[in-house]
RNA sequence: AGAGUUUGAUCAUGGCUCAGGAUGAACGCUAGCUACAGGCUUAACACAUGCAAGUCGCGGGGUAACAUCUGGUAGAGCUUGCUCUUCCAGGAUGACGACCGGCGCACGGGUGAGUAACGCGUAUCCAACCUGGCCCAUACCACGGGAUAGCCCGUCGAAAGGCGGAUUAAUACCGUAUGCUGUCAUUAAGAUGCAUAUAUUGAUGACGAAAGGACUGGCGGUAUGGGAUGGGGAUGCGUCUGAUUAGCUUGUUGGCGGGGUAACGGCCCACCAAGGCGACGAUCAGUAGGGGUUCUGAGAGGAAGGUCCCCCACAUUGGAACUGAGACACGGUCCAAACUCCUACGGGAGGCAGCAGUGAGGAAUAUUGGUCAAUGGGCGCAAGCCUGAUGCAGCGACGCCGCGUGAGCGAAGAAGUAUUUCGGUAUGUAAAGCUCUAUCAGCAGGGAAGAUAAUGACGGUACCUGACUAAGAAGCACCGGCUAAAUACGUGCCAGCAGCCGCGGUAAUACGUAUGGUGCAAGCGUUAUCCGGAUUUACUGGGUGUAAAGGGAGCGCAGGCGGUGCGGCAAGUCUGAUGUGAAAGCCCGGGGCUCAACCCCGGUACUGCAUUGGAAACUGUCGUACUAGAGUGUCGGAGGGGUAAGCGGAAUUCCUAGUGUAGCGGUGAAAUGCGUAGAUAUUAGGAGGAACACCAGUGGCGAAGGCGGCUUACUGGACGAUAACUGACGCUGAGGCUCGAAAGCGUGGGGAGCAAACAGGAUUAGAUACCCUGGUAGUCCACGCCGUAAACGAUGAAUACUAGGUGUUGGGAAGCAUUGCUUCUCGGUGCCGUCGCAAACGCAGUAAGUAUUCCACCUGGGGAGUACGUUCGCAAGAAUGAAACUCAAAGGAAUUGACGGGGACCCGCACAAGCGGUGGAGCAUGUGGUUUAAUUCGAAGCAACGCGAAGAACCUUACCAAGUCUUGACAUCCUUCUGACCGGUACUUAAUCGUACUUUCUCUUCGGAGCAGGAGUGACAGGUGGUGCAUGGUUGUCGUCAGCUCGUGUCGUGAGAUGUUGGGUUAAGUCCCGCAACGAGCGCAACCCUUAUCUUUAGUAGCCAGCGGUUCGGCCGGGCACUCUAGAGAGACUGCCAGGGAUAACCUGGAGGAAGGCGGGGAUGACGUCAAAUCAUCAUGCCCCUUAUGACUUGGGCUACACACGUGCUACAAUGGCGUAAACAAAGGGAAGCAAAGCUGUGAAGCCGAGCAAAUCUCAAAAAUAACGUCUCAGUUCGGACUGUAGUCUGCAACCCGACUACACGAAGCUGGAAUCGCUAGUAAUCGCAGAUCAGAAUGCUGCGGUGAAUACGUUCCCGGGUCUUGUACACACCGCCCGUCACACCAUGGGAGUUGGGAAUGCCCGAAGCCAGUGACCUAACCGAAAGGAAGGAGCUGUCGAAGGCAGGCUCGAUAACUGGGGUGAAGUCGUAACAAGGUA
Repeated sequence: AGAGUUUGAUCAUGGCUCAGGAUGAACGCUAGCUACAGGCUUAACACAUGCAAGUCGCGGGGUAACAUCUGGUAGAGCUUGCUCUUCCAGGAUGACGACCGGCGCACGGGUGAGUAACGCGUAUCCAACCUGGCCCAUACCACGGGAUAGCCCGUCGAAAGGCGGAUUAAUACCGUAUGCUGUCAUUAAGAUGCAUAUAUUGAUGACGAAAGGACUGGCGGUAUGGGAUGGGGAUGCGUCUGAUUAGCUUGUUGGCGGGGUAACGGCCCACCAAGGCGACGAUCAGUAGGGGUUCUGAGAGGAAGGUCCCCCACAUUGGAACUGAGACACGGUCCAAACUCCUACGGGAGGCAGCAGUGAGGAAUAUUGGUCAAUGGGCGCAAGCCUGAUGCAGCGACGCCGCGUGAGCGAAGAAGUAUUUCGGUAUGUAAAGCUCUAUCAGCAGGGAAGAUAAUGACGGUACCUGACUAAGAAGCACCGGCUAAAUACGUGCCAGCAGCCGCGGUAAUACGUAUGGUGCAAGCGUUAUCCGGAUUUACUGGGUGUAAAGGGAGCGCAGGCGGUGCGGCAAGUCUGAUGUGAAAGCCCGGGGCUCAACCCCGGUACUGCAUUGGAAACUGUCGUACUAGAGUGUCGGAGGGGUAAGCGGAAUUCCUAGUGUAGCGGUGAAAUGCGUAGAUAUUAGGAGGAACACCAGUGGCGAAGGCGGCUUACUGGACGAUAACUGACGCUGAGGCUCGAAAGCGUGGGGAGCAAACAGGAUUAGAUACCCUGGUAGUCCACGCCGUAAACGAUGAAUACUAGGUGUUGGGAAGCAUUGCUUCUCGGUGCCGUCGCAAACGCAGUAAGUAUUCCACCUGGGGAGUACGUUCGCAAGAAUGAAACUCAAAGGAAUUGACGGGGACCCGCACAAGCGGUGGAGCAUGUGGUUUAAUUCGAAGCAACGCGAAGAACCUUACCAAGUCUUGACAUCCUUCUGACCGGUACUUAAUCGUACUUUCUCUUCGGAGCAGGAGUGACAGGUGGUGCAUGGUUGUCGUCAGCUCGUGUCGUGAGAUGUUGGGUUAAGUCCCGCAACGAGCGCAACCCUUAUCUUUAGUAGCCAGCGGUUCGGCCGGGCACUCUAGAGAGACUGCCAGGGAUAACCUGGAGGAAGGCGGGGAUGACGUCAAAUCAUCAUGCCCCUUAUGACUUGGGCUACACACGUGCUACAAUGGCGUAAACAAAGGGAAGCAAAGCUGUGAAGCCGAGCAAAUCUCAAAAAUAACGUCUCAGUUCGGACUGUAGUCUGCAACCCGACUACACGAAGCUGGAAUCGCUAGUAAUCGCAGAUCAGAAUGCUGCGGUGAAUACGUUCCCGGGUCUUGUACACACCGCCCGUCACACCAUGGGAGUUGGGAAUGCCCGAAGCCAGUGACCUAACCGAAAGGAAGGAGCUGUCGAAGGCAGGCUCGAUAACUGGGGUGAAGUCGUAACAAGGUA
């Protein structure tokens, strides 16, 4: 510090996710040891048991218990005067239960429920206060009195606990005296303070104290003043979320006077006034103890508040006071409520949020431990006692820190394991083995500090020493990318994984296991939560034209910001000083535990607040002045600016009348509609409403919406010129107010045209649409609502600055001039463009540039601008505006493709123009389907279907049935036997199989070797079994289309672009020109073959012009001229001419030439596409079978047959059929062959067999054609299927299932619907010939020649292709993408008659305890009084207040509910096709 994820790829936007750190944690697996720290986050839920607050006899009366002494009694022992034991009584001493009294119990300990508050933090104030114990100082402690508990007696009660009587003490209680610098009242003086006022110094009056104990001195009490400590109160500032909480408040705000308090105060009361708080967020609701600090972060921030420290609040819930220095009191009291317990049923007792512990809750949190040794607290003169505070120990890896589980040598690189290309490789110096060491743990011995004289829980602990053994001590997660680390097997979209992207459908580095590796380590992972990364709420540090985001526009209160000069002040600002900012923590420097964690000491720091001294630039404020901002005045012109009234013509429609006749209208085509009752058309007259052609223009005006005939009236604003006036009067603007298209609403008018709804006609599968005919609201006017629009420049307002160029509009100035031109200037409105900006597109003085000010708005997509609530509205609806849930994307700009019922250009038998077919018939052949034991398998739009198959009777053959074999039909190796094997004969069988008989090796160095056969063993053979979606190779197709790329350079952030586009041209990315490109490669062309002409060489088996011979046949001699054969050459290149073109490329025409612009044909197939075809040509990975999915044999099947399709043949006839006789090819084949001639047969063919391994012989006859004859338009002398009979040939064998021949039979068919195919010249059409395969078996296939046309205007249209361009929401690329209803399942949510629960208040009733007030006839020790009585006090009663409770109606928040609304998500459902291309109606 970043990374993954939207795309085919790119940039940017934007969310989601990850890597880091942390925790009072929990869970899973695992676990050796110290030190330190921490351990109910949930039920402030309920609690058994024990303990947690007592102490003082130096306050007191006393003596229940205890100890000692003394006395007595009884007994025992013996040292005979001692000891021990029991009992009794009084006294004494030490002590002491209970009681009176004092102090403490308000500390310490726990918890975080409540509390949004002066509760907390910080700073300040109290001139408005208190303070026990402690410290200092001054003074004093005199004289009296009456009770009471305990104890005793009696009595009630189950108990708890009382009641009565008698008696007694005090440092308990009371009276009197004295008393200060005390308090209060009055009064005087001067001083101080912000003020009320305060302190000081005087005077007078009134009021008020005390306690003793012990003794050697210490202690205690009272009053007063001061200090310290602790508390109380007040104020400034800070302190969570919600406005879908906007108004709240009646003791409320203030005053006067009282009361009350330690003290101020509506704290309380009476009276008076009507205030007080709030957009700087009151009130209400939700949540929450606050801080020091903790975690994270570079910081700013964000989150948290457990342990420790400070403060607050609470003690089962609610209320209340008492005592006291201090409480409204955790282990006190009273009352009420709930709960629990005891009970004799009458009544009582209790409060673990103290320490342990129990139950419950929960994912989850410890011992009913030791000790007061230390630190501290309470009491005490003290000894001392108490102390679950504290200090220790126990439990749990909960955390942090440290240590160990060994170290060195050790290659036969052992064994095992895993893998393997079988060679090896890895584990791995790892182990074993040898040598060494002992930290921890274990054993033994010694043994602290903590304590200052004594006292040590921890603890025989820390620590030290010794001997001994490598022994007792390693796991967890991960290994597709992010992210360090890979292989094998199993599984087969199953099981499973997953933080995100995503893995798994038979070769999974992603699941499970193993081996290996990586990471961390006594831990490792997972889960949860917080911060970070996230500049993803942006103060530091973001944005708003198109990604989310500028309010529809203006005016304007508050607020924010604000021109120039001078002067004053000092609030902000800057600076110095002082106080404070507790300690702990963080940081720095030291020190102590062996180190570290941890602890101790010191120092910074704590960025804050307050006080105070100073500075005056800037902001502020006050004063004064200015004119550049702003405004006013005067003059002037421009304008669809607004409102109202009036006027005008053209057009549509309607009415009346005339002319006139059969149609009009409408459409892609029609129909509905109108019209013989006279339409449409045309002429004239009239009515009525609405809108204003041309001018008209990226022209004008207005804030926006918007504004368009003409005239008049009223009226707003802007602009120019001038520089007279004011003197910052300005900008923006939350709320607020006003305006605000269209549609819509209300009331009343109006209504020509147009036209939602609606009706009809068409279209269509449907058509609730598009088209047509009609047509009502509405559109128009007046008044009133609504308040929204893609209200858009998708661009808030204002000001200043920042290159230019060119239009247009309104005004002005100068110069020259005169229908004007040039230059300058102010205001508006456009275009282009530099810098700059921007993700890019683009913007660019009218900014989206550079700056400032103010406002508005945004923070992933969907849910949703929805629900609920509220406000507005007559309604429609508008404004404000969520959540649950769900996804990993959604979206922007640009790029390359692909596609378009987008555009431009070009090509092709693509169409058109022609010729001939197919589709109809019969047959052949292939396919589908069906059938079958089997009908083997493959091929499937073009690019499967006379295809693999250049040839299924057996074989082939892969299929089926039956019968056989199991190292095998075929290959290699091993062992053993034999000498053969092959062959022959016989039996058997459907055949193989099987049985029997017979014949029979080679070489040799004689050791043996080779070969063959039999038997055996296991490795293996074998598979036309699966996967062409694991593959190689081969092939098809786009397409013989003209394309496909690269290097360097340049442009772009980039994907990419350029080149390859453009202008011409070509069959061609062929060539030329131009150009930020210059070159190059694969393709095109050429080189190759063939064909067309000529030359030359050669001349047999070919040829014969001339010569000779002849059996008349190039047959022979001879010849090689010609044809021909087959070698080598020539020839064609736009080379020449003319024209066009750009002086190019090239095109058109011409000459010459056998051939002319690629002469014809062939071979040749770029980068790639289709997971195209083939595992059955072959090869091959993996999987599968192994007495069978292998091998052999016989028979059957591949040839089936209702039917459908493809490809062909033959025809339907006279351009023909038949018959007779006659002519002309090319290219091929031939030895298991072609076969002549001859003979036989009607014929297929047979017999015989010359010749020929072939330019010699042979197949071999070419046919169409031409000539003659016949048939005469018919199912025929056309056509030949089917069938019968008889044959021929091949072959072991023609039944299933061959071809051919003869005779006979003589079907359909008279030119073929929709549709569709081929072909542009030696082509189509037509005619025959040959070959491969092959024993035999072509209408198929591959070749060959003969005869030999028609047409092409042209590119509008169909199909396919190419180039450029455009749009795109497509990229698996239009066979794409994608929307909505309906049906089904699940999920969350709104409404809902209601039902139910909680909360905070309000009103009324009741009114406990208690304080206060009143009363007090009843009661009463202290004082007064001789007494009566008084003073004083109390019980009781009454009243105000008052908790819980009761009643009531509202508010608010949940839960739940028949039914219901939409939403989301789901597998391949249904219906359509709305959007994306002009998406087929933009």